[in-house]
RNA sequence: GCAGUUCGUUAGGCGAUCGCUUGCUUUAGGGCAAGAGGAAAGUCCGGGCAGCAUAGGAUACGACAGUCGCUAACGGCGACCAGAGGAAACUCUAGGGAAAGUGCCACAGAAACGAAACCGCCUUCUCUUUCGAGGGAGGGUAAGGGUGAAACGAGUGAGGUAAGAGCUCACAGUACUGCAUGGUGACAUGUGGUAGGGGUAAACCCUGUCGGCUGCAAGGAGGCCUGCUAUGUAUUCCCAUAGGGGUACGGAUGAUCCGUCCGCAGGCCGAUACCCGCUUGAUCCCGUGGGCAACCAGGGGGCUAGAUAGAUGAUCGUCCACGACAAAACCCGGCUUAUCGACGAACUGCCACU
RNA sequence: GGCACCAUGGCGGAGUGGUUACGCAGAGGUCUGCAAAACCUUUUACACCGGUUCGAUUCCGGUUGGUGCCUCCA
Numbered sequence: 001g002c003a004g005u006u007c008g009u010u011a012g013g014c015g016a017u018c019g020c021u022u023g024c025u026u027u028a029g030g031g032c033a034a035g036a037g038g039a040a041a042g043u044c045c046g047g048g049c050a051g052c053a054u055a056g057g058a059u060a061c062g063a064c065a066g067u068c069g070c071u072a073a074c075g076g077c078g079a080c081c082a083g084a085g086g087a088a089a090c091u092c093u094a095g096g097g098a099a100a101g102u103g104c105c106a107c108a109g110a111a112a113c114g115a116a117a118c119c120g121c122c123u124u125c126u127c128u129u130u131c132g133a134g135g136g137a138g139g140g141u142a143a144g145g146g147u148g149a150a151a152c153g154a155g156u157g158a159g160g161u162a163a164g165a166g167c168u169c170a171c172a173g174u175a176c177u178g179c180a181u182g183g184u185g186a187c188a189u190g191u192g193g194u195a196g197g198g199g200u201a202a203a204c205c206c207u208g209u210c211g212g213c214u215g216c217a218a219g220g221a222g223g224c225c226u227g228c229u230a231u232g233u234a235u236u237c238c239c240a241u242a243g244g245g246g247u248a249c250g251g252a253u254g255a256u257c258c259g260u261c262c263g264c265a266g267g268c269c270g271a272u273a274c275c276c277g278c279u280u281g282a283u284c285c286c287g288u289g290g291g292c293a294a295c296c297a298g299g300g301g302g303c304u305a306g307a308u309a310g311a312u313g314a315u316c317g318u319c320c321a322c323g324a325c326a327a328a329a330c331c332c333g334g335c336u337u338a339u340c341g342a343c344g345a346a347c348u349g350c351c352a353c354u
Numbered sequence: 355g356g357c358a359c360c361a362u363g364g365c366g367g368a369g370u371g372g373u374u375a376c377g378c379a380g381a382g383g384u385c386u387g388c389a390a391a392a393c394c395u396u397u398u399a400c401a402c403c404g405g406u407u408c409g410a411u412u413c414c415g416g417u418u419g420g421u422g423c424c425u426c427c428a
Base pairs, nucleotide, nucleotide: 001350002349003348004347005346006345007344008343009342010341012319013318014317015316016315017314018313020035021034022033023032024031025030037325041336042335044334045333046332047331048330049215050214051213052212056258057257058256059255061211062210063209064208065207066080067079068078069077070076081095082093083092084091085090096206097205101204102203103200104199105198113153118145119144120141121140122139123138124137125136126135127134128133155171156170157169158168159167174195175194176193177192178191179190180189181188182187219276220275222269223268224267225266226265227264228263232249233248234247235246236245237244238243250262251261252260253259283302284301285300286299288297289296290295320323355424356423357422358421359420360419361418364378365377366376372408380396381395382394383393384392401417402416403415404414405413
C1' cells in the first nucleotide's frame, strides 16, 4: 500500500432575530436557566411500580432448552464445549430427547420404515430347441440397475457361496457404555465392551426449568339517594342479648377441579376539565481495586425534558465533509428493525522497502 | 399510550404441510331476427423477507399495511 475481520465514537458547527414548554425570580413590563434518540420505533422478551387479598394447591395452557457464570430479571450478556463455514483474523447454530409411544414421508417407484423381488444374478421341475439358448411353474438372493429428497442405513479389501449377504475375518469409522487421566462442568484423550438403529419434535409428545391476572386509559378517587322483612337462603348448635360456629343449596373468583369468600338491584349529581402518579434513577461522568470477560466492590463529582390536543421550531448570515433514519408520553435492562456519511482502535493475509 | 387480531384473483370466501376450491364480476363461444336468461370454455391470487422441512398459503422469526377494544365509578 491492497484485500479483509471485529469493536467503538459521532449524527452538521457558530452567530443574530422572532416564537413554544417547564422551573426560578419579579419593580407585573419582563428577566434568567434547562429543553428528544441511538434507535425515542417495533411492542418481541424481562423487571420495577400500581391495583385486584376471592391472588392458595393441582391439572391444563404458554414460554424456554449445550456447560459454567453475570444479573433485579430475562428468551439477554460473557467465557468455554460440540458441530458447520473460512487460507487466516474470525463468523454462524430454535444446540435436550427419534434407542418411551403415536402420526406423517405427496409424485415417481416393485417396495417409504411393516418390510419388500420390477429388471438383474443363481437354482429345482417341466416344455421347446438350430444345442447357443428360450418359454412356463416354484425357490434362493438386498451385492448390481432403475425411481426418489430419502431405498433398510457399516466403508475398503480378503475369505465364503449355486449366486449372494457383517455370513466370517482384518483395517478404518459411527452410536451407546465401563474404567483411567485432565477439567467446577459441557467435554477431551487413552483403553475395553456391546450394537448395527432412515428422516421429521419451528408434528403430537416426553424430560427439566419458569410463569397469579391486569397495565399509568394502572391507580390516588367519586359523591348522594331509593328498594328488597337486606349483611345470600334454609336448617341446626353455643350464648342473657349482641354475636359466633357447623351442614346443605345459591352466588363470586376461575380455563377446570379443590380450596377460599359472601349483600344484591336500581336511580340521581358533576365533568369530558384539573391535581397527584411524573421523573433522583438497578441514574450519569471520572479515577481505584477484583475478574479472561459479562460484571462486582468502593471513592469523588453532577442533576440532564416532563407535556395533557400535546413544547423542543422558523427565518437570515457564515463555514464545511452539504447533513441519513427518525422524534419522548410511567420508568429501566435487553433484543430486533431503519440509518447519508465521517473518524478511531485492535487483529489477519499478501506485496514492497528498511 | 396500552391490548387483541387480520392479510388468499376485481369483490366475497373455503382450504391449513404435497399442482389453491366455490360464488359474483370480466373475456370468448352456443342459442336468438337482436338481446336477456341458460349452457360451455377461459384469464386473473396465497402482503413482503429469511429460516425449519425432500417440499411452506399453512410451521417459526422479522418487516409492511389494515381492523377492533380500552378514560376517571360512569
Predicted 3D model of RNase P RNA and transfer RNA as a complex of 428 nucleotides. The coordinates come from a structure-prediction model, not an experiment, and the mean pLDDT is 77. It holds a member of the Rfam family "Bacterial RNase P class A". Rfam describes the family as follows. Ribonuclease P (RNase P) is a ubiquitous endoribonuclease, found in archaea, bacteria and eukarya as well as chloroplasts and mitochondria. Its family is annotated with dimeric ribonuclease P complex, ribonuclease P activity and tRNA processing in the Gene Ontology.